[in-house]
Context: one part of a larger RNA
C1' cells in the first nucleotide's frame, strides 16, 4: 500500500449487489426436509342415482364420482449438508484394457397356454407400549412351471440351456353366453444389438514439513494351478522360489480434503483453497452385509459400544455435518419466514402431488458500489468562542440575511416485466378400414405471479429528515493557550512528562478519510 467470510471502540441517512459459526465432526427440545401411481391389483369408507324388500326410514343390488390403509412399480444412490478421516485406495494432467450400466435414443423379434400363494380383511389371542401370534377367505404388471427361441448363454462342437404381463382409449363389417371376442392406436413386458451420458478398474507426471525417522516388508515380491468379481490383479486360497522398497529419502512421525481458482508482486515467486464449480470422503463411533441397474446406503436394516428419553420393570425408542431454530463452545456469524410464480428434480397417460433444492422476502455498515446531508449570493468582516505584543489577529463567506432547488426520505394516485406451458378449437400430415382414438407441425383463443402494490412513473410540501472519526515533536499532512510537573499519563519505531511540554489532559484551530473513522489479528 493491497487484501479478509474478520472482530473491537466511536458514530451511523437511503439503495443496489454479495457473504454471513473461520471455535466443539459438542449435545440437541419442536416444526418442515421424499414421495408418487386407482390408467398395476382385491377390499374399506363417503356420496349420488336407479332398482328391490318394505317395519317409511332402514336393508339389499347395480352403476358412477370421490377418497385411500394394504399388495405391487418407480423413485428414494438424485438433490441437500460438513471437511472427521485420507500424503495417496485421493486430487490435476495425460494415457490404457480385461468391464457394468435401470432410465433414454435408434433399429431387430415376440408378447401363446396354465398353477398354487399371500397382505389387507375376518375371527381368536398376547403385550403397559413398540409390536407381534394362530386359524380362515381373495386379487395382480407380486410369484412359479410348460410352450416356443433369429439373435443370445454354455459346449468335449455332437449337443444342451434360457423369457414375457398386461392396462387404457377407440370402432366400421363379422360372431356373441351380450360380459366381449375382433381390429387399430398409445403405454408397458420380454429377448437381443448398437449408441449416447454415467460409473468400476490399471499406468506415468506433479502435490507440506522432518533424517534429533535408515533401514522397511511375510501375502511380503514373482510364478504355476483354482477360486472369486461386471472386470484386470495376492484380490483370495494350494504349492514352489526368494524375492520387493530404500540418501533420486523407504519405513516412521506432524500436519492437510485436491483442484479450476483466489490475494499478492513488474514477474518469478510466496500465502490462500471462504462463496461459486469439478472430484473424494463422511453421516453419534465401530463393524456387517440385505434390497437394488447403481449403496455396503444422512432422514434404511442387523450387531456391539457410549449419550439421552418412555416404562406397568418385562420391554422399547433416537441419531440436525438438510432448513428454521435451542443449548455450550467463542472475540464472532442471521428468520423455529413465503412459495412451488419461475428453473430443476422425483412420480403420472394427465389433471397433478411433493420439493428448507430452487426463487424470493427477512436480520447485520460484514464488504463492493452508487447518492444525499443542499446551491448561488451575502463584510456590519456581527455576535460569542480563542490568541493577542491590547493595536488586533483568527474561527470567516463561515453563520444570519436575500434568490434558488427537491435527488434521496416523507405524503397521495397510477403500476411492470418476468408467463413460456398446460387446456380448448381449427388445418396439415402419420398410424388406421375410419374425417374414431393417439402422436407430430402450424394457427387462433386462453387460465396460471411468492416477490408485491415490490421495481418503476406522476404529483404535493419544506432547506426542510439526514456528519463523524483519527490525527497535528520526527517518520507524516497538520500549533497556540490553559492544566499537570519523572506525576497522571502517551507510545508503531526514535523517544515525550522532573515548572513556560507544538510527544500527556482539556480548549480553539488546523490536517486526513468520510456514513464511516481508527485499532487489532493473520497474509503478499
Nucleotide at each position: 500500500g493491497g487484501a479478509u467470510g474478520a472482530a473491537c471502540g466511536c458514530u451511523g441517512g437511503c439503495g443496489g449487489a454479495a457473504u454471513g459459526c473461520u471455535u466443539u465432526a459438542c449435545a440437541c427440545a419442536u416444526g418442515c426436509a421424499a414421495g408418487u401411481c386407482g390408467a398395476a391389483c382385491g377390499g374399506g369408507c363417503u356420496u349420488a342415482a336407479a332398482g328391490g324388500g318394505c317395519u317409511u326410514g332402514c336393508u339389499c343390488u347395480u352403476u358412477a364420482a370421490g377418497u385411500u390403509a394394504g399388495u405391487g412399480g418407480c423413485g428414494a444412490a438424485c438433490g441437500g449438508g460438513u471437511g472427521a478421516g485420507u500424503a495417496a485406495u485421493a486430487u490435476a494432467u495425460c494415457g490404457g484394457a480385461a468391464c457394468g450400466u435401470a432410465u433414454c435414443c435408434a433399429a431387430u423379434a415376440a408378447u401363446g397356454g396354465g398353477g398354487g400363494a399371500u397382505a389387507a380383511c375376518u375371527a381368536a389371542u398376547c403385550g403397559a407400549a413398540a409390536g407381534g401370534u394362530u386359524g380362515g377367505c381373495u386379487a395382480a404388471u407380486a410369484c412359479c412351471g410348460c410352450a416356443u427361441a433369429c439373435g443370445c448363454c454354455c459346449u468335449a462342437c455332437g449337443g444342451g440351456g434360457g423369457a414375457a404381463a398386461g392396462c387404457u382409449a377407440g370402432g366400421g363389417a363379422u360372431c356373441u353366453u351380450c360380459g366381449g371376442a375382433c381390429c387399430u392406436g398409445g403405454c408397458g413386458u420380454u429377448a437381443a444389438u448398437g449408441g449416447a451420458g454415467c460409473g468400476g478398474c490399471c499406468g506415468a507426471u506433479a502435490u507440506c514439513u522432518g533424517a534429533u525417522u535408515a533401514g522397511c516388508u511375510a501375502g511380503u515380491u514373482g510364478g504355476u494351478g483354482a477360486g472369486g468379481u461386471a472386470a484386470g490383479a495376492g484380490c483370495u486360497c494350494a504349492c514352489c522360489a526368494a524375492g520387493g522398497c530404500g540418501a533420486c529419502g523407504a519405513u516412521c512421525a506432524g500436519u492437510a480434503g485436491c483442484u479450476g481458482g483466489c490475494c499478492u508482486g513488474a514477474g518469478a515467486g510466496g500465502a490462500c483453497g471462504a462463496c461459486c464449480a469439478g472430484c473424494c470422503a463422511c453421516a453419534c463411533u465401530g463393524g456387517a452385509a440385505c434390497u437394488g441397474a447403481g449403496a455396503c446406503a444422512c432422514g434404511g436394516u442387523c450387531c456391539a459400544g457410549a449419550c439421552u428419553c418412555c416404562u406397568a420393570c418385562g420391554g422399547g425408542a433416537g441419531g440436525c455435518a438438510g432448513c428454521a431454530g435451542u443449548g455450550g463452545g467463542g472475540a464472532a456469524u442471521u428468520u423455529u419466514g413465503g412459495a412451488c410464480a419461475a428453473u430443476g428434480g422425483g412420480c403420472g397417460a394427465a389433471a397433478g402431488c411433493c420439493u428448507g433444492a430452487u426463487c424470493c422476502a427477512g436480520c447485520c455498515a460484514u464488504u463492493c458500489c452508487g447518492c444525499g446531508u443542499g446551491a448561488g449570493u451575502g463584510a456590519a468582516g456581527a455576535a460569542g468562542g480563542c490568541c493577542u505584543u491590547c493595536g488586533g489577529g483568527u474561527u470567516g463567506u463561515a453563520a444570519a440575511g436575500c434568490u434558488c432547488u427537491u435527488u434521496c426520505g416523507c405524503a397521495a394516485g397510477g403500476g411492470a416485466a418476468g408467463a413460456a406451458c398446460a387446456c380448448u378449437u381449427a388445418g396439415u400430415c402419420u398410424c388406421u378400414a375410419a374425417c374414431a382414438u393417439a402422436g407430430a407441425c402450424u394457427g387462433a383463443g386462453g387460465u396460471u405471479g411468492a416477490c408485491g402494490g415490490u421495481a418503476c412513473c406522476u404529483u404535493g410540501a419544506u432547506a426542510a429528515g439526514a456528519a463523524g472519526c483519527a490525527c497535528c515533536g520526527g517518520c507524516u499532512a497538520a500549533c497556540u493557550a490553559c492544566g499537570u510537573g519523572c506525576c497522571a499519563g502517551c507510545a508503531g519505531c526514535c523517544g515525550c512528562g522532573g515548572u513556560a511540554a507544538u510527544a500527556c489532559g482539556u480548549a480553539g484551530g488546523g490536517u486526513g478519510c468520510g456514513a464511516g473513522c481508527g485499532u487489532u489479528a493473520a497474509u503478499c
Record summary
Small-subunit ribosomal RNA, 5' domain from an uncultured Methylophilaceae bacterium, 524 nucleotides, folded computationally. Rfam family: Bacterial small subunit ribosomal RNA.